[in-house]
Model confidence (mean pLDDT): 86 of 100. A computed fold for a 473-nucleotide part of an RNA from Candidatus Minusculum obligatum, annotated as small-subunit ribosomal RNA, 5' domain. Taxonomically the source falls in Candidatus Minusculum (Bacteria, Minisyncoccia, Candidatus Phycocordibacterales, Candidatus Phycocordibacteraceae). It matches the Rfam family "Bacterial small subunit ribosomal RNA".
Context: one part of a larger RNA
C1' cells in the first nucleotide's frame, strides 16, 4: 500500500447488496423448532359440518446448529472390493387357507403427581400357523428349507419372491497433511499363522492353541496446538499467513457409558444407566437438557428482533385437497463492509460586515455571504401501481408491500465532518506557557522571540466519514 466477521474515540443525510456471539462446548424463563395418514383399522362426541383418542405405516438418521475432540485412512488426491441398501425405476412370477391375542374405551383398585395394576371383551395393512413356490438359500448331487395383505367409487394403489439400474453408503490401500528430541526408545492382542465366534462385509474386531515377532533417528513413543479442503488476504512471482460468510467431507449434542427400534442411529428436540446442576412435591417419589429461531443472566473491547408469511423454493406424510415445516422467503436493527447518489446551480465587488494578520499602507477568509435567478437527484405530499404466479382448462391464491417504480406539487427547501500543517510528508502565522503543563510512528520537540505543547485564525488531505489500537501479506 492493501486486507479484517473487527473494537475504541469524534461525527453522521439517504439506498441497494452483503454480514452480525470470534469470549464461557458457561447457566437458562418463555414460546415456536416434526409431523403426517379416515382410501389400514377399532372406539367415543357430536349431529349429518366434522372432530377427539388409541393400534398400526411412514417420516422424527433429513433439514436446522456447533467445532469441544481428533495430528486419524479424520481430510485430499488416485485406486481397490470382501458387502449393504427404505423411498424412486425397469423385468418376471405370485397374492391361497385358517388362528390366537392386544391398546384406546368400560369396571374397580394404587398414587400427591409422574404414572401404574387387575378383570372381563373387539379390530386391522398389527402378530402368529399351514399350503404352494421361483432364476431364492444350503447341497456335488439327491434332497432340505423360506413369501405375502389388503382397500376402494372397478379403475387404480398396495403387498410378497427374484434379478437389474440409478443414486447413496460402509470398508481397505498408495501419496500428501502442525510444532517439538528440554520426548529416543516404544508394544502383549502386541507382530504373524491356524481354527473358530462374530459382522452386511474383509480383517486381532474377538477368542482359544502356536511362533517371537512389529515399529523406530527417513523420528516410533510421548508433550503441545488443532477440525480437513474447496478457497480468502497479500504479493510481479515465487512464496508467506487464514480456514469468517457459502459449498464438500468428518465429528459433537449437559458429562460418561449402552444396547433397542430400524433399510439406515448407538439416535440434537427417542430409551435405559451413572454424574453434576436445576426445578415440583402430600418427603413416599418425579421432572428437565437451546453447540435450533428468537430471547435472558453471565464473562468480554464486542456482534441484532422474544417480527411476518409459507406467497415461491425444497423437505416430511397423504390417491388427493391439504397439513406440518424459526429450513426458507422476506422485513426490523448495526456507517459492520463494498457500492451508488445527496448536501445545491449560474450571476454577483463598493472586494460588505466580522475575525485574524500586518512594515498601519495593507493583506487574508473572499464569488465566500448577502442580493437576483433557476433546477428539484433527496426530501414532504397527492395520484396510479408492478415482476416474482408455476400449480391440464376455468375460478382462485403475494409475507415482502400500496414496498419497487411511474406522474404530479411544494420549497434550496432535510443533509459535514474527521484527521493534520518541524522532517520522513502535502499544507503557516499569532498569542499563551516557560524542561512546567505538555506532544511523541521514527528523528525528536519544550529552560522568554516554539512554523513540534495549548488555543485561535489560516492552509493541506480524506470524506458520510475520518483518524487510533489489534493482527495478516
Nucleotide at each position: 500500500g492493501g486486507g479484517u466477521g473487527a473494537a475504541c474515540g469524534c461525527u453522521g443525510g439517504c439506498g441497494g447488496c452483503g454480514u452480525g456471539g470470534a469470549u464461557a462446548a458457561g447457566g437458562c424463563a418463555u414460546g415456536c423448532a416434526a409431523g403426517u395418514c379416515g382410501a389400514a383399522c377399532g372406539g367415543g362426541u357430536u349431529u349429518a359440518g366434522a372432530c377427539c383418542c388409541g393400534u398400526g405405516g411412514c417420516a422424527g438418521a433429513c433439514g436446522a446448529g456447533g467445532u469441544a475432540g481428533u495430528a486419524a485412512c479424520g481430510c485430499g488426491u488416485a485406486g481397490g472390493u470382501a458387502c449393504g441398501u427404505a423411498c424412486c425405476c425397469c423385468a418376471u412370477a405370485g397374492u391361497c387357507a385358517g388362528g390366537g391375542a392386544u391398546a384406546u374405551a368400560c369396571u374397580g383398585u394404587c398414587g400427591a403427581a409422574a404414572g401404574g395394576c387387575a378383570g372381563g371383551g373387539c379390530a386391522a395393512u398389527a402378530c402368529c400357523u399351514g399350503a404352494u413356490g421361483g432364476u431364492c438359500c444350503c447341497g456335488c448331487a439327491a434332497g432340505g428349507g423360506u413369501a405375502a395383505a389388503g382397500a376402494u367409487u372397478u379403475a387404480u394403489c398396495g403387498c410378497u419372491a427374484u434379478g437389474g439400474g440409478a443414486g447413496c453408503g460402509g470398508c481397505c490401500u498408495g501419496c500428501g497433511u502442525a510444532a517439538u528430541a528440554u520426548c529416543a526408545g516404544c508394544u502383549u492382542g502386541u507382530u504373524g499363522g491356524u481354527a473358530a465366534g462374530g459382522u452386511a462385509a474383509u480383517g486381532g474386531c474377538u477368542u482359544a492353541c502356536c511362533a517371537a515377532g512389529g515399529c523406530u533417528a527417513c523420528g516410533a513413543c510421548g508433550u503441545u496446538u488443532a477440525g480437513g479442503g474447496g478457497a480468502g488476504g497479500u504479493g510481479a512471482g515465487a512464496g508467506c499467513c487464514u480456514g469468517a460468510c457459502c459449498c464438500c467431507c468428518a465429528c459433537c449434542g449437559a458429562u460418561g457409558g449402552g444396547a433397542c427400534u430400524g433399510a439406515g442411529a448407538c439416535a440434537c428436540g427417542g430409551c435405559c444407566c451413572a454424574u453434576a446442576c436445576u426445578c415440583c412435591u402430600a418427603c413416599g417419589g418425579g421432572a428437565g437438557g437451546c453447540c435450533g429461531c428468537a430471547g435472558u443472566c453471565g464473562a468480554g473491547a464486542a456482534u441484532c428482533u422474544u417480527c411476518c408469511g409459507c406467497a415461491a423454493u425444497g423437505g416430511a406424510c397423504g390417491a388427493a385437497a391439504g397439513u406440518c415445516u424459526g429450513a426458507c422467503g422476506g422485513a426490523g436493527c448495526g456507517a459492520c463492509g463494498c457500492c451508488g447518489c445527496g448536501u445545491g446551480g449560474u450571476g454577483g465587488a463598493u472586494g460588505a460586515a466580522g475575525u485574524c494578520c500586518u512594515u498601519u499602507g495593507g493583506g487574508a477568509c473572499g464569488u465566500a455571504a448577502a442580493c437576483a435567478c433557476c433546477u428539484u437527484u433527496u426530501a414532504u405530499g397527492a395520484g396510479g401501481g408492478a415482476u416474482g404466479a408455476a400449480g391440464u382448462u376455468u375460478a382462485u391464491u403475494g409475507a415482502c408491500a400500496g414496498u419497487a417504480c411511474c406522474u404530479c406539487a411544494u420549497g434550496a427547501a432535510u443533509a459535514a465532518g474527521g484527521g493534520g500543517c518541524u522532517c520522513c510528508u502535502a499544507a503557516u502565522u499569532c498569542u499563551g506557557u516557560g524542561c512546567c503543563a505538555g506532544c511523541a510512528g521514527g528523528a525528536g520537540c519544550g529552560g522568554u522571540a516554539a512554523u513540534a505543547c495549548a488555543g485561535a485564525a489560516g492552509c493541506c488531505u480524506c470524506a458520510a466519514g475520518c483518524g487510533u489500537u489489534a493482527c495478516c501479506c